[in-house]
RNA sequence: GCGACUGUAGAACAACGGGAGUUCGUCUGACUGAAGAUCAGAUCACGAAGGUUCGACUCCUUCCAGUCGCG
Numbered sequence: 001g002c003g004a005c006u007g008u009a010g011a012a013c014a015a016c017g018g019g020a021g022u023u024c025g026u027c028u029g030a031c032u033g034a035a036g037a038u039c040a041g042a043u044c045a046c047g048a049a050g051g052u053u054c055g056a057c058u059c060c061u062u063c064c065a066g067u068c069g070c071g
Base pairs, nucleotide, nucleotide: 001070002069003068004067005066006065007064010024011023012022013021018054025043026042027041028040029039030038047063048062049061050060051059
């Protein structure tokens, strides 16, 4: 330099173009002599910018970061 893949919450991952979710974690409450377990609730996210579309995590373009391969 070229190509492929990945980028979503504190962590690991989902999400036919139409309500952004799950598990763990953290916090609060219930329960307990206390803690743990359990139950209820809360917390916080689509890498960036454009484009297409009535509507984009999703499609297109360009960047940014990472991984792998080729040279």
Overview
The prediction has a mean pLDDT of 81. Predicted 3D model of a 71-nucleotide RNA (transfer RNA) from a Smithellaceae bacterium. The sequence is in RNAcentral, with records from ENA. Rfam family: tRNA. From the family's description: Transfer RNA (tRNA) molecules are approximately 80 nucleotides in length. Rfam links the family to the GO term triplet codon-amino acid adaptor activity. By type it is a transfer RNA.